[in-house]
RNA sequence: CGGUGCAGGAGAGUGCCCGCCGCGCGCGGGCCGCCGAAGGCGCAACUCGCCCGGAAACGCUCAGGCAAAAGGACUGCAUCG
Repeated sequence: CGGUGCAGGAGAGUGCCCGCCGCGCGCGGGCCGCCGAAGGCGCAACUCGCCCGGAAACGCUCAGGCAAAAGGACUGCAUCG
């Protein structure tokens, strides 16, 4: 530095309409409204004596997400390479 396991972990409509159907918190499509903490991209705060380089929790929302589940940056512990 990376992987794995456990625990914690935010934000935002269970929005509306149509179709299918085994009538369901299901599946598909369309339309708007929103979120930023997977990822991605951008500025460049920051880093470096300076340059090259690196680069954010800042910005954009392509992706992702907006009941639960799953995911989830990051944090702690354990373990492996």